[in-house]
Molecule: small-subunit ribosomal RNA
Organism: uncultured Marinomonas sp.
RNA sequence: GUCGAGCGGUAACAGGAAUUAGCUUGCUAAUUUGCUGACGAGCGGCGGACGGGUGAGUAACGCGUAGGAAUCUGCCUGGUAGUGGGGGACAACAUGUGGAAACGCAUGCUAAUACCGCAUACGCCCUACGGGGGAAAGGAGGGGAUCUUCGGACCUUUCGCUAUCAGAUGAGCCUGCGUGAGAUUAGCUAGUUGGUGGGGUAAAGGCUCACCAAGGCGACGAUCUCUAGCUGGUCUGAGAGGAUGAUCAGCCACACUGGGACUGAGACACGGCCCAGACUCCUACGGGAGGCAGCAGUGGGGAAUAUUGGACAAUGGGCGCAAGCCUGAUCCAGCCAUGCCGCGUGAGUGAUGAAGGCCUUAGGGUCGUAAAGCUCUUUCGCCUGUGAUGAUAAUGACAGUAGCAGGUAAAGAAACCCCGGCUAACUCCGUGCCAGCAGCCGCGGUAAUACGGAGGGGGUUAGCGUUGUUCGGAAUUACUGGGCGUAAAGCGCGCGUAGGCGGUUUGUUAAGUCGGAUGUGAAAUCCCAGGGCUCAACCUUGGAAUGGCACCCGAUACUGGCAGGCUAGAGUACGGUAGAGGGAUGUGGAAUUUUCCUGUGUAGCGGUGAAAUGCGUAGAUAUGUGGAGGAAUACCAGUGGCGAAGGCGGCCCCCUGGAUCGAUACUGACGCUGAGGUGCGAAAGCGUGGGGAGCAAACAGGAUUAGAUACCCUGGUAGUCCACGCCGUAAACGAUGUCAACUAGCCGUUGGGAGGGUAAUCCUUUUAGUGGCGCAGCUAACGCUCUAAGUUGACCGCCUGGGGAGUACGGUCGCAAGAUUAAAACUCAAAUGAAUUGACGGGGGCCCGCACAAGCGGUGGAGCAUGUGGUUUAAUUCGACGCAACGCGAAGAACCUUACCUGGUCUUGACAUCCUGCGAACUUUCUAGAGAUAGAUUGGUGCCUUCGGGAACGCAGUGACAGGUGCUGCAUGGCUGUCGUCAGCUCGUGUCGUGAGAUGUUGGGUUAAGUCCCGUAACGAGCGCAACCCUUGUCCUUAUUUGCCAUCAUUUAGUUGGGCACUCUAGGGAGACUGCCGGUGACAAACCGGAGGAAGGUGGGGACGACGUCAAGUCAUCAUGGCCCUUACGACCAGGGCUACACACGUGCUACAAUGGGGCGUACAAAGGGUUGCAAUCCCACGAGGGGGAGCUAAUCGCAUAAAACGGAUCGUAGUCCGGAUCGCAGUCUGCAACUCGACUGCGUGAAGUCGGAAUCGCUAGUAAUCGCAGAUCAGAAUGCCGCGGUGAAUACGUUCCCGGGCCUUGUACACACCGCCCGUCACACCAUGGGAGUGGGUUGCACCAGAAGUAGGUAGCUUAACCUUCGGGAGGGCGCUUACCACGGUGUGAUUCAUGACUGGGGUGAAGUCGUAACAAGGUAGCC
Repeated sequence: GUCGAGCGGUAACAGGAAUUAGCUUGCUAAUUUGCUGACGAGCGGCGGACGGGUGAGUAACGCGUAGGAAUCUGCCUGGUAGUGGGGGACAACAUGUGGAAACGCAUGCUAAUACCGCAUACGCCCUACGGGGGAAAGGAGGGGAUCUUCGGACCUUUCGCUAUCAGAUGAGCCUGCGUGAGAUUAGCUAGUUGGUGGGGUAAAGGCUCACCAAGGCGACGAUCUCUAGCUGGUCUGAGAGGAUGAUCAGCCACACUGGGACUGAGACACGGCCCAGACUCCUACGGGAGGCAGCAGUGGGGAAUAUUGGACAAUGGGCGCAAGCCUGAUCCAGCCAUGCCGCGUGAGUGAUGAAGGCCUUAGGGUCGUAAAGCUCUUUCGCCUGUGAUGAUAAUGACAGUAGCAGGUAAAGAAACCCCGGCUAACUCCGUGCCAGCAGCCGCGGUAAUACGGAGGGGGUUAGCGUUGUUCGGAAUUACUGGGCGUAAAGCGCGCGUAGGCGGUUUGUUAAGUCGGAUGUGAAAUCCCAGGGCUCAACCUUGGAAUGGCACCCGAUACUGGCAGGCUAGAGUACGGUAGAGGGAUGUGGAAUUUUCCUGUGUAGCGGUGAAAUGCGUAGAUAUGUGGAGGAAUACCAGUGGCGAAGGCGGCCCCCUGGAUCGAUACUGACGCUGAGGUGCGAAAGCGUGGGGAGCAAACAGGAUUAGAUACCCUGGUAGUCCACGCCGUAAACGAUGUCAACUAGCCGUUGGGAGGGUAAUCCUUUUAGUGGCGCAGCUAACGCUCUAAGUUGACCGCCUGGGGAGUACGGUCGCAAGAUUAAAACUCAAAUGAAUUGACGGGGGCCCGCACAAGCGGUGGAGCAUGUGGUUUAAUUCGACGCAACGCGAAGAACCUUACCUGGUCUUGACAUCCUGCGAACUUUCUAGAGAUAGAUUGGUGCCUUCGGGAACGCAGUGACAGGUGCUGCAUGGCUGUCGUCAGCUCGUGUCGUGAGAUGUUGGGUUAAGUCCCGUAACGAGCGCAACCCUUGUCCUUAUUUGCCAUCAUUUAGUUGGGCACUCUAGGGAGACUGCCGGUGACAAACCGGAGGAAGGUGGGGACGACGUCAAGUCAUCAUGGCCCUUACGACCAGGGCUACACACGUGCUACAAUGGGGCGUACAAAGGGUUGCAAUCCCACGAGGGGGAGCUAAUCGCAUAAAACGGAUCGUAGUCCGGAUCGCAGUCUGCAACUCGACUGCGUGAAGUCGGAAUCGCUAGUAAUCGCAGAUCAGAAUGCCGCGGUGAAUACGUUCCCGGGCCUUGUACACACCGCCCGUCACACCAUGGGAGUGGGUUGCACCAGAAGUAGGUAGCUUAACCUUCGGGAGGGCGCUUACCACGGUGUGAUUCAUGACUGGGGUGAAGUCGUAACAAGGUAGCC
C1' cells in the first nucleotide's frame, strides 16, 4: 500500500426496513436496526528485500571473463498424495487507572485462512537399518434429490491450504586469469598455515572451538602508504595506444555516524526495530520526537546546474476472484541556444554608379545593385476554422497537439570574432617603450597593416569569442616505433647467484605453436543494408562485428620437457716460447742530491725579467779524501711488452696467476650474459707504529702590483717512503659494456710455428697481439672501418629540455672527511653537439708600405699669426670632434657678407603665379628721421594694334599663397671623406657537400699587381690591376710671327734688311716591346747582367678610386618626405657682435746666428694674370706712395729689379751690427666710413729667445732641405691655399721589433663580431624551499581499562492458557541474574602525515649598484676532473 471473497465488527457516508411523532395519507423529522452498498480503527494474509537515489567506503573474488560444487528459492508452471476431528487464547470493545505528551497498565468479553494438540503418511526426513518422526483452513458463487436443531448438512464450480518431486526465476558460495601508483614501504603472519574431532550455517570452509604439527605469503613485489566504485562503453587516434566511467544498461556498496539482531522465501532492511554518538525540534524538565544520497522545493557553498506543474491515458509494479485502489516508477508539460538537426530574418529588377562615410597621385576609387524606387512571394510568426496516430469495445495528461484550409503585411526576426607571420583578410587618423597588445615569435622610443578609433575586408552564423580539461600532432617513454664516441646516456674493473638465451643428431611427448568444431562473449552503442517521422537529428528491423576465454578433435616443422648419441663451442693432459704480470727476501752503485768530519783556499755565493729575502771573514760558494742516510732506478726504451681494470721498469733468488704456439689423446654443451651479492680498485685523505735525503700543500719572508692572501724567489711542516687497517672515489677515457659470427685491400711492429734459400742480411705463409691508411657500409657532421661507431644474434647497465641538483629529506656504509641511493617547489625558452662563413688572438707561416731601421730637416721650449676648446657676453650665429675635426666649410667678417644681439619698422609681404582698379616706365628737387620710411614736388607720355585692346613695368586692393640659414644627415637624393691606388670583390655553368657553403680565388714559382706561367673538378666571364688620356724627357716633319740669328749686311740695341739652319712655340708622327745577347729557372712565367739607345724593364708626374665598411660628413651649396612658425621662427633698417681673454691644444711664420747679419757691386728663371685692368719712359717724396700717361684685349706693351748664388771688404761669439715682439710719434693707400676692427711706410723703442723634457712629424732624387716668383679670392686686407722655377744633398745593413695592410693556416664559449663575451662575493627587493627549541591537528600499531543493545551458553530466584499426569506435579516457555563476543569511550606508549614556528642555510629572479678579472685566443700562470 492493498484485500470485507480470511475475521470480530460499525466511527464516518449512502440506501433499505422497523418503531415513534407531525400531519398537506405519502412526505418530513426523530429513534432503533450491520439488513445492504461500503468502511475508520483492530485481528489476519500478501507486499514494504521491487521500483527510485547516491558513489562515502572498497585495490577487494569488489568488478570483468571463463569455469566449479557442497546450497536455498515466496509468488509462477507441471506432476503425485491429501485437506479428518478437536482445544485454549489475544486484540478490537467495555470498565477502571497512570502520564504534559509520546504512550501505557489492570480486570472482563469475543472471532478467524491467527495459535496448539490428536488422527492419517504415497512420496519426504533421521537411523545403529532393528526402527523412529512429521501436515493441512477454510472462503465465495450456484444448486436437483435426501436429511435438518431451519443456521445448514450434502453436491458442484472456483479461489485457497498441506506434504512432496521436478522446472523456471532469483540468490548464496568457491576457483583460474585480468583489473591503479609508490621500494625514499623489504620483510609480513599465532586462527596465522595444515590436520583430527566437536559446534555452526541453506550450503563447502579456521566460519568457530579443543588438541596436534610448524607452517603460510614475499623481489613474478608480500606488508605498509596514497589514490579510486568496476564494466558494457565514451572521447581521441591510421592503428597500437592514451584519457575517461555523465546520460542508457549490468554488477557492487551505502542510506545522519558506529554497532546489533528480529521478522521473513528473501534484509542484518533508504521512507522497519533496539543501543551508543553528534545535530535539530517539543516539554509541565519527569521525559519524548526526527533522519530528502526518493520527486518538487528552501538555505548554504560555488564560475555553475531547472517547476513546491499535469496524469495514471500508455508501459510496468503491489494487493485483490474481480470491479478497482495505490504508484514523483513512468508518460507528459514548464525553465535553460547546454548540445545535435532542420528552417527563417525575403526574392527579382534597379546606374544620376544618388546622398553620406572612408581613401586619394585631387583625375578618381570604394562601401555598391548595396540603398531608394518598381514588381513579386508568405516559410516561420500572428488571426480564424478544421483536425489525426498514440486506444483492439470503453478510457487521452499531452492538447490552443501534429497536420490541413482561409486571412494578414516585407510586414515582427543578426550577431560575434578577426585582418604582422603561423592564418583567410589593409588603409587612414590618434598615441609616441606612454597608453596598451600578446597562443608562440614578438609589436609600441613621431611616418605602427601588431596599441585605440574609423572606413574597408575575411571567417562563422542563431550563434560567436574566451577560459578550463582530454587525446592528437609528439617516433617527445619508441610493443607497433627511439637512443647511449663528441648532443642526455656504458656501472672504474672482474668473479658469480637467481633469471634470460643457448651447438649437432635420433626417438618420444604435445606445454608453447598451427588447423577445424562447439559454447560463451547480455541488451544498447559503433559499422553495413533496409524501414518510419516532408528532410535531418532521432527512432526502428535484420546482419556483421565483439581481436577474448573455456572445452573437444587433429597436425608435429620450430621452441620447450624427457631419454639416448656426436664433436666443430668450452675444457683437460703433453711439449715449447715471450713478458716492467703479482707477492716476498736479499743486494748494487754506473750516477747524483743532502748532511757530517777534515785538507786546500778567499770574498763573495745564490737567485731573477731585474732584484731582494737567504748563506758567508765564527771562512761560505768552489775543490780533494773519507763517512752517514733516504728515495728513485740514466742508457737499453720502442704508437715495444704484461695485466680484468687500477697499474707494472736496477740486479739475484723463492713462491705464484694468466696468455700464446705445436702435435696428439681425452671429457662431451660442461656454454654466454648476469639484477641482487662479492672481490680488486690511482691520487689525495684518516688511524696506529716506524722512517724522513730530495720534493713540497699549509705557513714565513722577499719581490711584482693600484692591490697580490697568486704567478717568480729564499726557506719550510704535514705528506710523499715502510708495515698493518680504513676510505671506494677520478676527464677510473678508447669519454666506445661483455660474448659470438660474418664483411675489399695495403704498409709497419711484438711473440710463436711451417715452407724455401743463403756464408749472411732474407723471401713466402700461418696464428695471437699492437699501430697507420683505406673500399663498401654507417654517422647530424666530425669521423669509424676485421682492434667497427659496418651487418646480425644473446644478456646486462643507462638516458628522456636547461637550471634548481648529484642538492634537500629519509635509508645504508664510514673513525671522520664523506660516499651511495635520490626528489620537489620554483624558474627559463632555451641549454647542447658537429660543421660553415667571418671577425678577433699578448697563435703560427709568407709578403708589402718612409712601418721600423739608416739618414736629413722639423714640431714639442720663445715671440707672433691662425684655427679649436673653455670661459665671458645682449650676442660672441652655425656646422666639423681619434686617424678621417682644429691656416677645416671661409679662394679672404670694418658696412655689406651675416645666418647672431639690441633698437626702430612692414604684414599678400624683400621674392613667384593668378584676379581687379589706376597709372607708361622712369625721373628731378625739397622736408622729417639713425635709416628703413613718410610727405610734398619736377620732367616724361614710349612699343604693338584688326582701334575693341594687348605686352612689359609701377602703385593700390582681395584671397589663394609667398617666405623660413627653423627641427630631423637616425626619413632621403646628390656630393664628399676614409680603409686605399690596398689587390682585391664577384658571377654563370659544372662538380663536391643533407645543408650553411666549398671549389674556381687554394698549391709551386713570379710580379708593383688575382701580373703572368705551371699544376689542378673545374671551365669561362665581369668589376678592379695594367693599358688606352694629359704632361714631361729624344728625334723627325709641317709652320715662321709677336719667337730665333749660324751665314751676309746694318746697328747703342735681332734695331733693320734678310733667313727659318738652330732655340722656342704648337700641330702631326717616330721611339721602348724584356725586342736582342749571356746566365739562372722546370724546355714556363720571370729574374740577373750586358749591348744598343735621349730614355730599360709600369722611364718621371698627373687624372683615374672595385664589392663594400664607418646609421662617417653635409637638411647652412642644392634638391627633398614629415613636423613646426605665419602682424612672425617671415621681411627691411641703424648700431653692435662673429676680432672678447685667466687658460689649454693643433697648424704655421720668424728666430736664437758667422754655411751668418748688414752694406757695395755683378749674373741666371719658369709659370702666370692684365681694359672697372696691367701701366713703361719722365717728375716729386728718405719711403709707403703721388703726379702724369706712351703702350698693351697681350710669344709684340706692362706687372717685373727674381732671390739664394758670385766678387771683394766689415762685424768676432756678445743677448751682439743676432732677434725682431711690444709701444710712441709722424705718414701713405683703399674705401660712404679704418674707434671697436685694415694693410703698408719712416723715425724711435728693442721683449722673449743662446737649438728646446716626456713625446712626436715629414721625406728615398731633381726628392728632402733651402731660395725667391706668380695666381685665385679681393675696393682694401696672407705667415694660409694653389702653382712655378733656382741651388741641390745624406741614407736604406736589413725585416727581429712598433704601426697599418694582403694571403694561407690554427684556436674560439665572439657574430652589436675583443670597445666582444663573461665569473664570484657583497649591498637591496621579491619568491619558493631545507634545518629549527617546539606547538596544534589527522590517520594508525601495540598494551590495558571499560562494556550499551543484541545473540549464544549457564541458571540458584520469580513466573507460566493449550500437551502429559498417579492431579502432588512434570515437560516446555518467559522474566531476572550471570559468562563469552563486542560498538562508543578512556589511559599509556610508538609510528606516520599535514599545518605552523623565533632564528638560520643555501637556491632562484630582478635595473643603470660595489669590488675585482677567474673562464673563452697560448685569455696573457694552458684548461679541466